[in-house]
Context: one part of a larger RNA
RNA sequence: GAACGAACGCUGGCGGCGUGGAUUAGGCAUGCAAGUCGAGCGGGAUUCUAUUUUCUUGAUUCUUCGGAAGACGAAUUAUAGAUGAGAGCGGCGAACGGGUGAGUAACGCGUGGGUAAGUUGCCUUCAAGUACGGGAUAGCCCUUCGAAAGGAGGAUUAAUACCGUAUGUGGUCUCCUGAUGCAUAUCAGGAUGUCUAAAGGUGGGGAUUCUUCGGAACCUGCCGCUUGGAGAUACGCCCGCGUCCCAUUAGCUUGUUGGUAGGGUAAUGGCCUACCAAGGCAACGACGGGUAGCUGGUCUGAGAGGAUGGUCAGCCACACUGGGACUGAGACACUGCCCAGACUCCUACGGGAGGCUGCAGUCGAGAAUCAUUCACAAUGCACGAAAGUGUGAUGAUGCGACGCCGCGUGGAGGAUGAAGGCCUUAGGGUUGUAAACUCCUGCCAUGAGGGAAGAAUGUCCAGCCGGUUAAUAUCCGGCUGGAGUGACGGUACCUCAAGAGGAAGCCACGGCUAACUCUGUGCCAGCAGCCGCGGUAAUACAGAGGUGGCGAGCGUUGUUC
Numbered sequence: 001g002a003a004c005g006a007a008c009g010c011u012g013g014c015g016g017c018g019u020g021g022a023u024u025a026g027g028c029a030u031g032c033a034a035g036u037c038g039a040g041c042g043g044g045a046u047u048c049u050a051u052u053u054u055c056u057u058g059a060u061u062c063u064u065c066g067g068a069a070g071a072c073g074a075a076u077u078a079u080a081g082a083u084g085a086g087a088g089c090g091g092c093g094a095a096c097g098g099g100u101g102a103g104u105a106a107c108g109c110g111u112g113g114g115u116a117a118g119u120u121g122c123c124u125u126c127a128a129g130u131a132c133g134g135g136a137u138a139g140c141c142c143u144u145c146g147a148a149a150g151g152a153g154g155a156u157u158a159a160u161a162c163c164g165u166a167u168g169u170g171g172u173c174u175c176c177u178g179a180u181g182c183a184u185a186u187c188a189g190g191a192u193g194u195c196u197a198a199a200g201g202u203g204g205g206g207a208u209u210c211u212u213c214g215g216a217a218c219c220u221g222c223c224g225c226u227u228g229g230a231g232a233u234a235c236g237c238c239c240g241c242g243u244c245c246c247a248u249u250a251g252c253u254u255g256u257u258g259g260u261a262g263g264g265u266a267a268u269g270g271c272c273u274a275c276c277a278a279g280g281c282a283a284c285g286a287c288g289g290g291u292a293g294c295u296g297g298u299c300u301g302a303g304a305g306g307a308u309g310g311u312c313a314g315c316c317a318c319a320c321u322g323g324g325a326c327u328g329a330g331a332c333a334c335u336g337c338c339c340a341g342a343c344u345c346c347u348a349c350g351g352g353a354g355g356c357u358g359c360a361g362u363c364g365a366g367a368a369u370c371a372u373u374c375a376c377a378a379u380g381c382a383c384g385a386a387a388g389u390g391u392g393a394u395g396a397u398g399c400g401a402c403g404c405c406g407c408g409u410g411g412a413g414g415a416u417g418a419a420g421g422c423c424u425u426a427g428g429g430u431u432g433u434a435a436a437c438u439c440c441u442g443c444c445a446u447g448a449g450g451g452a453a454g455a456a457u458g459u460c461c462a463g464c465c466g467g468u469u470a471a472u473a474u475c476c477g478g479c480u481g482g483a484g485u486g487a488c489g490g491u492a493c494c495u496c497a498a499g500a501g502g503a504a505g506c507c508a509c510g511g512c513u514a515a516c517u518c519u520g521u522g523c524c525a526g527c528a529g530c531c532g533c534g535g536u537a538a539u540a541c542a543g544a545g546g547u548g549g550c551g552a553g554c555g556u557u558g559u560u561c
Stems, first nucleotide, its partner, number of pairs: 001561004006557005013407006019400002026363003030360003035092003040089002047082005054075001056073001060069003099318003108243008118235002123231008131165004141154005170196002173193001174191007200223006208217003244290003251281003256278008293315004297308004320341005343354004371397001373396003379393001380391004410440004420431004444502001446497005454488001459483009505550005510531003516545005526533002
């Protein structure tokens, strides 16, 4: 000098863009952060409508004056239709997104390869199929245990839930042939062989058939389901090289090193087990100890290098602590399950509940780090045929001079060089064109009026064209026209109005180092980065005037180069 996720002191006008728990991976009240699908399924609260039963009210009408009929309305019973809450079965998602850096010196990361040792839901593409049956179970209902959390028993019911059989284009296994490869082998073809699959839903149609008159068969569109091949994406595993300090750590190792066989896995492998052999690593630093997430990058530097890894992006690891598996294409799973432990809470004392290293917020510790805000309008993600729903991801707003950048605090004129201050050799000098005063301007702030883009290739409606098809149904695609959708926000921006009005400080002035005098103090009080100042004339302490530097900042401290 530069830099910072900074802190502290004094000061503080506005805006844009960034950025903000670095310490206790300490404890957490409260709310929210993962749902969605009724076009998979049974059921159905509530409300409304129509008809109806009973009862009531009783306008009005009739009347033999006894009574009878009876509109509107309210309640009620039943049936039908519409609506479709809460929960349940089922599917997909919940393994993403978001947080943190405790652990880890490791194939963890980076880089380059290998997988002939592999897996891959959704997606794309190709080929084939989607047949016939069955028994349950939740919900609802009944009984019952418990303070609660939560159960137990009985009866009954559905499915794209579960199970059996069939078929086998295919695929698996076995055998044969060929090609290829460094090799274990891989690929292609073949065989009377072996094993192996499925589920339906929702639109439209008009001839024919059946019909319980609801519909079904039939044709057809779309979404699904099953099997197999290829791809894409994602992941697993293996290897070469690189990856901090300590030798005041020199020897380490028994599943240890290798082999055979088996198990296990999607898959290789001491990954695991049995048996056999006695190996394996190490001064090119094993083993041990300390420290640490790694990288793209960032800071500095002319570079080489040194330091660093916050925000953003990639990878890894973790989710109260330790262990474990289940489900699933994928987890050994942050807001899933089980066990143990610590802690907190509820309890009827028998027993239960919980996990902010998600977004806000709170306590604690600390020099120190923000709102218990708005919205799904946009971008993305999950589900859905879609409309749409959800989303503390995200988009926004708020707070903090924490950083960077921009703007302003006025401009021009103005000498009796005013007053006041300070100095003085008492003449004057200086503050100083500075002020006053005159003439202007209107950035920002203030008030008023207008007022966005972000919104469409997305959604809905209508029309036309094309495709599908037996079809001018439907459905899909394209085009045209219309409707409607904004949290931010009446914000940005534009125009107008008034008026210099509301907006300057901080540090330094002995040398290094730009900038000097007076007063006070008297080795005291104090200053200080180094040299050093202060003991009666202190340009070094304190105050004042003046000056220098930077400026909404300035200085100090810490850290790095």